[in-house]
RNA sequence: GGCGCCGUACAGGCGAUCGUCGGUCUCGGCGCCUCGCGAGAGGUGAAUCGAGACGGGAGGAAAGUCCGAGCUCCGAAGAGCACGAUGCCGGGUAACGCCCGGUGGCGGUAACGCCAAGGAAAGUGCAACAGAGAAGAGACCGCCUGGCUGGCGUCAGCCCGCCAGGUCAGGGUGAAACGGCGGGGUAAGAGCCCACCGCGCUCGCGGUAACGGGAGCGGCAAGGCAGACCCCAUCGGGAGCAAGGCCAUGUAGGCGGGUACGCCGCGCGCGCGAUCGCAAGAUCGCUCGGGCGGUAAAGGACGGCUCGUUCGAGCCCGCGGGUAGGCUGCUCGAGACGACCGGUAACGGUCGCCCUAGAGGAAUGAUUCGCCGCCGCAUCGGGGACGACCUCGGUGCGGAACAGACCUCGGCUUACGGACGACGUCGACC
RNA sequence: GCUCCCGUCAUCUAGUGGUCUGGAUCUCCGGCUUUCAAUCGGAUGGUACGGGUUCGAUCCCCGUCGGGAGUA
Numbered sequence: 001g002g003c004g005c006c007g008u009a010c011a012g013g014c015g016a017u018c019g020u021c022g023g024u025c026u027c028g029g030c031g032c033c034u035c036g037c038g039a040g041a042g043g044u045g046a047a048u049c050g051a052g053a054c055g056g057g058a059g060g061a062a063a064g065u066c067c068g069a070g071c072u073c074c075g076a077a078g079a080g081c082a083c084g085a086u087g088c089c090g091g092g093u094a095a096c097g098c099c100c101g102g103u104g105g106c107g108g109u110a111a112c113g114c115c116a117a118g119g120a121a122a123g124u125g126c127a128a129c130a131g132a133g134a135a136g137a138g139a140c141c142g143c144c145u146g147g148c149u150g151g152c153g154u155c156a157g158c159c160c161g162c163c164a165g166g167u168c169a170g171g172g173u174g175a176a177a178c179g180g181c182g183g184g185g186u187a188a189g190a191g192c193c194c195a196c197c198g199c200g201c202u203c204g205c206g207g208u209a210a211c212g213g214g215a216g217c218g219g220c221a222a223g224g225c226a227g228a229c230c231c232c233a234u235c236g237g238g239a240g241c242a243a244g245g246c247c248a249u250g251u252a253g254g255c256g257g258g259u260a261c262g263c264c265g266c267g268c269g270c271g272c273g274a275u276c277g278c279a280a281g282a283u284c285g286c287u288c289g290g291g292c293g294g295u296a297a298a299g300g301a302c303g304g305c306u307c308g309u310u311c312g313a314g315c316c317c318g319c320g321g322g323u324a325g326g327c328u329g330c331u332c333g334a335g336a337c338g339a340c341c342g343g344u345a346a347c348g349g350u351c352g353c354c355c356u357a358g359a360g361g362a363a364u365g366a367u368u369c370g371c372c373g374c375c376g377c378a379u380c381g382g383g384g385a386c387g388a389c390c391u392c393g394g395u396g397c398g399g400a401a402c403a404g405a406c407c408u409c410g411g412c413u414u415a416c417g418g419a420c421g422a423c424g425u426c427g428a429c430c
Numbered sequence: 431g432c433u434c435c436c437g438u439c440a441u442c443u444a445g446u447g448g449u450c451u452g453g454a455u456c457u458c459c460g461g462c463u464u465u466c467a468a469u470c471g472g473a474u475g476g477u478a479c480g481g482g483u484u485c486g487a488u489c490c491c492c493g494u495c496g497g498g499a500g501u502a
Base pairs, nucleotide, nucleotide: 001426002425003424004423006421007420008419010417012372013371014370015369016367017366018365020057021056023054024053025052026051027050028049029048030045031044032043033042034041035040059402063413064412066411067410068409069408070407071240072239073238074237078307079306080305081304083236084235085234086233087232088102089101090100091099092098103117104115105114106113107112118231119230123229124228125225126224140171141170142167143166144165145164146163147162148161150159151158152157179197180196182194183193184192198220199218200217201216202215203214205212206211244328245327246326247325254319255318256317257316258315259314262295263294264293265292266291268289269288271286272285273284274283275282276281299311300310301309302308335354337352338351339350340349341348342347374399375398376397377396378395379394380393381392382391383390384389431501432500433499434498435497436496437495440455441454442453443452448485457473458472459471460470461469478494479493480492481491482490
């Protein structure tokens, strides 16, 4: 110096001029109220306007809305099922799918990076094409044995074909062929036997654990896919600030659909009948209407279902119509910064100090402005004894990214500029 | 703002792990016709992008990009 890898802080500064959005204060107009005959005076202001002063005003991602929470409402948010998410171990945290440390695997020469990394000896399922055979598999070629026919022969035997078997060592197919490799063994072979490796089980050692390394046993049975269904463990009720609360304004009643109208008791009313009574009337019974109370079932509602709760006869669903303005929630919070202490770290604790946008369709901006700073290119000069090269200074030109809070936090992901630092590797020189 | 859904030839669509992404319209070429149309035959042309899982991805998972719907 090239290439790479990891991390850190920053996101130009000061000024001038013209603007922008909130806040506080002052003044004026305007509206309203009170007083006054009146001129006017005083008070007042969410839903009125303007001026001035003071002070404040975006980010590391404010973004994507992908996770986790706070907060608020829904039905007490409680149990089960379904569904969804997560998935090595330990720790951090309000919580997490995030972070830190470790283990194992993979990639890279390395610095370092990546990993949804539980279970395939509980079950079900899948594996195209090729291939003989694709999961308790398989004989296509090959090898070997026996029989038969034919040929050759130097009579040891050899070759071709057919049939019956043995064999998974070799060839070949495939992403994957039912442990690998070497030796023994065999007619040829084969965990058939043996050593090593792999795999599994047991024991003991180190470690909190994942796991590591060791000894012994087992002769292979147990291949792959769970980001296929599934099993196991853990977690999760749903909705979202257009949540929700308050005030003001408007209004209505209607239309369509679904489902239902049972029983008992007590009053009331019309009617009928019976008994008593001279009569008025009283009592009893029945039918009908309507009221109150109780109760059963079907059923409805409770933002997946059941338990559960509640309604239970007017209850539910949908459509249409009306109003659509203000206040609040709203920014002091798992808050920022600094020091010290604990911890390998993530992080935690104590003390000090600070207050840092709250608009509701959206404000932080602009200038051929000035000066300074940064980077690049060109050029001039000084220094390193010359050149290349390095460094210091001057002049000119050019450049400076991604992007814009909308209830608030913790993360992740994505977009993006140059600077600085540590480390790795390669090449050259000393 | 919040919630949800979808991206396959130029257009509309089918396919939901397997030989190969199929069909219709459009475009082009050829046949038929005196010519045009209709019709017949053929061709071109596609899984939004980047990763992962798998032997294998349009399909399963993650992240971007683009589009759409609902919501007082």
Predicted 3D model of RNase P RNA and transfer RNA as a complex of 502 nucleotides. Model confidence (mean pLDDT): 75 of 100. It holds a member of the Rfam family "Bacterial RNase P class A". It is annotated as a ribozyme.